Molecule: small-subunit ribosomal RNA
Organism: uncultured Pseudomonadota bacterium
RNA sequence: AGAGUUUGAUCAUGGCUCAGAUUGAACGCUGGCGGUAUGCUUAACACAUGCAAGUCGAACGGUAACAUUGGAGCUUGCUCCAGAUGACGAGUGGCGGACGGGUGAGUAAUGCAUAGGAAAUUGCCGAAUAGUGGGGGACAACAUGUGGAAACGCAUGCUAAUACCGCAUACGCCCUACGGGGGAAAGAUGGCCACUUCUUGAAAGCUAUCGCUAUUUGAUGUGCCUAUGUCUGAUUAGCUAGUUGGUAGGGUAAAAGCCUACCAAGGCGACGAUCAGUAGCUGGUCUGAGAGGAUGAUCAGCCACACUGGGACUGAGACACGGCCCAGACUCCUACGGGAGGCAGCAGUGGGGAAUAUUGGACAAUGGGCGCAAGCCUGAUCCAGCAAUACCGCGUGUGUGAAGAAGGCUCGAGGGUCGUAAAGCACUUUCAAUAGUGAAGAUUGGUUGUAAGGUUAAUACCCUUAUAGCUUGACGUUAACUAUACAAGAAGCACCGGCUAACUCAGUGCCAGCAGCCGCGGUAAUACUGAGGGUGCAAGCGUUAAUCGGAAUUACUGGGCGUAAAGCGCGCGUAGGCGGUAAGUUAAGUUGGAUGUGAAAUCCCUAAGCUCAACCUAGGAACUGCAUUCAAAACUGGCUCACUAGAGUAUGGUAGAGGCAAGUGGAAUUCCAGUGUAGCGGUGAAAUGCGUAGAUAUUUGGAGAACAUCAGUGGCGAAGGCGACUUGCUGGGCCAAUACUGACGCUGAGGUGCGAAAGCGUGGGUAGCAAACGGAUUAGAUACCCCGGUAGUCCACGCCGUAAACGAUGUCAACUAGCCGUUGGGCCCGUUAGGUUUAGUGGCGCAGCUAACGCAUUAAGUUGACCGCCUGGGGAGUACGCCGGCAACGGUAAAACUCAAAGGAAUUGACGGGGGCCCGCACAAGCGGUGGAGCAUGUGGUUUAAUUCGAUGCAACGCGAAGAACCUUACCUACCCUUGACAUUGACAGAACCUCGUAGAGAUACUUGGGUGCCUUCGGGCCUGGAAAACAGGUGCUGCAUGGCUGUCGUCAGCUCGUGUCGUGAGAUGUUGGGUUAAGUCCCGCAACGAGCGCAACCCCUAUCCUUAGUUGCUAACAUUCAGUUGAGAACUUUAAGGAGACUGCCGGUGACAAACCGGAGGAAGGUGGGGAUGACGUCAAGUCAUCAUGGCCCUUAUGGGUAGGGCUACACACGUGCUACAAUGGGCAAUACAGAGGGUCGCAAACUCGCGAGAGUAAGCCAAUCCCACAAAAUUGUUCGUAGUCCGGAUUGAAGUCUGCAACUCGACUCCAUGAAGUUGGAAUCGCUAGUAAUCGUGAAUCAGAAUGUCACGGUGAAUACGUUCCCGGGCCUUGUACACACCGCCCGUCACACCAUGGGAGUUGGUUGCUAAAGAAGUGGGUAGACUAACCUUCGGGAGGUCGCUCACCACUUAGUGAUUAAUGACUGGGGUGAAGUCGUAACA
Repeated sequence: AGAGUUUGAUCAUGGCUCAGAUUGAACGCUGGCGGUAUGCUUAACACAUGCAAGUCGAACGGUAACAUUGGAGCUUGCUCCAGAUGACGAGUGGCGGACGGGUGAGUAAUGCAUAGGAAAUUGCCGAAUAGUGGGGGACAACAUGUGGAAACGCAUGCUAAUACCGCAUACGCCCUACGGGGGAAAGAUGGCCACUUCUUGAAAGCUAUCGCUAUUUGAUGUGCCUAUGUCUGAUUAGCUAGUUGGUAGGGUAAAAGCCUACCAAGGCGACGAUCAGUAGCUGGUCUGAGAGGAUGAUCAGCCACACUGGGACUGAGACACGGCCCAGACUCCUACGGGAGGCAGCAGUGGGGAAUAUUGGACAAUGGGCGCAAGCCUGAUCCAGCAAUACCGCGUGUGUGAAGAAGGCUCGAGGGUCGUAAAGCACUUUCAAUAGUGAAGAUUGGUUGUAAGGUUAAUACCCUUAUAGCUUGACGUUAACUAUACAAGAAGCACCGGCUAACUCAGUGCCAGCAGCCGCGGUAAUACUGAGGGUGCAAGCGUUAAUCGGAAUUACUGGGCGUAAAGCGCGCGUAGGCGGUAAGUUAAGUUGGAUGUGAAAUCCCUAAGCUCAACCUAGGAACUGCAUUCAAAACUGGCUCACUAGAGUAUGGUAGAGGCAAGUGGAAUUCCAGUGUAGCGGUGAAAUGCGUAGAUAUUUGGAGAACAUCAGUGGCGAAGGCGACUUGCUGGGCCAAUACUGACGCUGAGGUGCGAAAGCGUGGGUAGCAAACGGAUUAGAUACCCCGGUAGUCCACGCCGUAAACGAUGUCAACUAGCCGUUGGGCCCGUUAGGUUUAGUGGCGCAGCUAACGCAUUAAGUUGACCGCCUGGGGAGUACGCCGGCAACGGUAAAACUCAAAGGAAUUGACGGGGGCCCGCACAAGCGGUGGAGCAUGUGGUUUAAUUCGAUGCAACGCGAAGAACCUUACCUACCCUUGACAUUGACAGAACCUCGUAGAGAUACUUGGGUGCCUUCGGGCCUGGAAAACAGGUGCUGCAUGGCUGUCGUCAGCUCGUGUCGUGAGAUGUUGGGUUAAGUCCCGCAACGAGCGCAACCCCUAUCCUUAGUUGCUAACAUUCAGUUGAGAACUUUAAGGAGACUGCCGGUGACAAACCGGAGGAAGGUGGGGAUGACGUCAAGUCAUCAUGGCCCUUAUGGGUAGGGCUACACACGUGCUACAAUGGGCAAUACAGAGGGUCGCAAACUCGCGAGAGUAAGCCAAUCCCACAAAAUUGUUCGUAGUCCGGAUUGAAGUCUGCAACUCGACUCCAUGAAGUUGGAAUCGCUAGUAAUCGUGAAUCAGAAUGUCACGGUGAAUACGUUCCCGGGCCUUGUACACACCGCCCGUCACACCAUGGGAGUUGGUUGCUAAAGAAGUGGGUAGACUAACCUUCGGGAGGUCGCUCACCACUUAGUGAUUAAUGACUGGGGUGAAGUCGUAACA
């Protein structure tokens, strides 16, 4: 520090996701040791049991228990007695239970943090001053009686005090009217007895210490006040009557509406009051570069709470966790009358939960309470236990060791890898184990002794100090050290497609599964599962949850708003924000210094201690803050005084559809009236409609609405908007020159006004147009088209308040090259013009900006001021709530849920019922067919035991198949074989081979006869049989694993590259443009210059000529026979080798002086002469695993091999391709001509004979320019038929034959005789062909025993037409649009149906919280008091003062009723929304 993911690719926008760090964590797998920390985040849910706050006998009366001592009884180890001693249950009293410990429910401020403040209090503690005199009356305990189950009482009686109450005293203290008045106390213990009294001894006294009282002061703690800061929501906008202030009174420790009465009407709030939700706050912690964000466990400070609610008492302190009273809920006890309780203390239990520990030890240390002290108490604390919960440290060995062992995995079979890893050898022993030794935490204390000092009358006592001895450890089997023995006891987890380090094999087969995102899995998965190997971390490793980061993805640091989300429709203007120039002053902001504070801990730095580290100790720095104070005065602010450049006013001009009102005008349409007669109107075509009741057409008056031409990227206005003319009223702008005011300015949350069209209300008006309604179209047509036509459009008044209200661009100001138009005004001027200035309005364009497109002085550039708005798509501008509105609706405005995208600009393609140019038998013009019939053949379908398989739009269907009776043959049935029909290796044996017979459908099995090898380098080889094992074999699957071959677009003219240039980039340029061509063919131009594969040419055939050569071919002249037969010839034809020829070369025209085109000459041939071969980059997962080859999978006595028979030839049907016809341009008969190219020895076969014929018999010739197949046919000539199902047509069928062949039944071809179907030119539709072509006629060949109407080849005869490119189909180039890229056979919308999910409404229902109005009123406090009772004080002895109880008033918790608000859950039914591989209906959007 980034990465993945939208696309075919690109840039940018934008979300989602990942890598990091962290945690009081949990879960999964695994687990050796130690140290240090941490450990109910959930139910502030309920709690069994034990412990957590007591202590003081030096305050007191005492003696229940224990011990000691003494005594008594006696049973000699028991009972009893004695407060006598140590002590001490219960009680009185004092101090402490307000600390320590827990928890975070409540609390958004009575809290907390920081900084200040004044009107207070403070037990114990420190300091100071003054005291501590003298009395009194009770109450517990106790005793007796008594009630109750118990808890707990009641009555009577006795008693002490540091308990209680007076009196005295009062330096200081309090009150005061300044005269005065008021108010305290307690003693205890130790020691001494010289002085006083009495008998040893005591009392008084003295003394020391500890107390007590009053006051002051300090320290500490606490209470109170102020400022600032402290979460979210405005779909919470108004709140408040003790409320805000004053006076008086009360009250408090203390200020104060804290409380009461009266008076005033204030106080708070858009700088967010009130309300609602959530939440303890902080130091800190986590993260981050920081700013920030999140958080508030452990530790520390503060607050709040203690079963829930209320209340006070006591006290220095509480409205009190282990106190009290009341109410409530719950639990327990009960004798039913009543009682008891509060773990959010430490352990522990149940429950909840993903989840969190022992009912441990000790007061040894630190600290706390009480005490003079010893000491007691202390679940505070210190320790131990449990837990890998976290951090830190250590170990699980070290060295050597190649036969690279065995084994695993893999393999191209050689090897590679695990791997020096193991074994083996040598060594070490940390940790753990066992045994032993053994610190520190502990002396500050206590106690004993000694010495000194203080106090004192004193050598006592007491206190202080010094010194010596003794004494205290939970942890603890401590830490540490030593010894012993054995490598011995100690490694896992996750991952390995990309992000992200790490790859193979097997299994599985869109299944099972994985997944953080993208996405893997449909038979070769580096993505699932397992294994081998590897990578990462390591006593841990992963997952999940959560926080920050990355995220500049809320942007203060540090973002945006023309088109990606985003400028309010436009003005005016309030608050607010911001604000021109000069001077002075001030010091609020600002800057600097100093002081105080910012607790400690934490973080950071430096040292130090545990062997290191974590951890801990010390010091420093820091704590970025706040406050006080001193100073500075530039900038901002305040104040004062000036200025004129901003802004405005005055004067004079000027343009204009600016606004409002009144009046006027002409053209057109329609209606009403006249003339006139039969249709009009409308459309793609029609119909509805109008018209004989007189339309359309044509001619004159009224109504309503709108204002052609002018008219213009012209004008005006803030926007919406404004268009005939005239008048009136009125707003704003601009220009020029001077004068004046003197910052008066800009923006603008709320607010307010204007605001197209449609719509609404009331009343008018209504010519045209025109939602709704009618006719067509259509499968439908709620549309497009047509005829009419109502609201509405118009006017007046009032609402509505929205638009793609757009420049998709807020307003204001300043600055930053130009050029060309245009509107208004001014100036100059040499005036059709030009220049200059200013205000508008347009086009182009530089810098700059922008993701690009583009913007560019009218900015989207560079800056400043202010406002508005945005933060992924959908849900949704929707629901609910509120506000506005008559309504329609408008404004404000979510969430659940769901997706990994949605969107912008540009690029390349593809596509378009977009455009331009061009081509092709593409259409058109023609000729002939197919589609109808019969038959042949192929396919589909059906059938079958099988009808083997493949090919399926063009580009499958007379295709693979150039030929299925057996074979072929792959299919079916039956019967057989299992190292096999075939290949290699092969121990061993043998010649091979020929052959008779039997059984069987045959394969096969058995039997018989003959034969006894050849070559040789002597090893062996050839041939045959053959055990066992490796293996053979497969027309089995996958053409979507493949090679090769092929089809197709298409013989279309295209497809690319290098360098350069342009662009952020994908890409572009070149290859586009102007011409031209069959052609990316060529020329010209051009940021391109070149090149490659294609085109063309080179190759073959054919058309002309020449040369060479003449046999089997040829024959002009000569001879010969009449057959080129022979001689002869080499001229011709021909054959087959080599050449020539044609190149737009020549001429004319057009063109741009080019390329080229048009015409012509010559020529056998003319513009590629004709035909063939030749097929660019690529497309179609096109075809073929059944030609062949081949990966993988499958079968192995069968999916292999053999044999026989059957099938591929089936047949209601459908389609393709053909043949033959339907006839007279013909059929039949007869006669007579003319080819080319082929084939032939297991062959072609002449002639002759026989047969009607197919053919048979016999037999010359020919291995072929020689012989044969082999007569070419159409044609021509003559004759017949006369338009008919025929003398057309030949299917079908009967009978008889021929040939091939082992064999023609299923299932061949042909011949003769007989039979003589359909068919009279073929619907929609569709095919071929542009010249030696179509059409027509025959001939040959391959395959082949036989079997063509097919295929391939050959020649004969031999046309018609093409105006032309509008349209159909296909293609090429350029351009344009695109929401397509699997590329239009694309994409995609909505209803309906089904399933699931969340959500709104909903008669209501059930809870929670809360306001108001009432009721109610426990305990308690305060006030009052007619009742009852009453120790201390006073008393005149009657009583009084005071107090207690009771009653009552006020306040008030629980509770109750009524009525609202709000929130949550639920609800028949209902609304839309979302999601869901293959549902329905249409086809709205993208061309």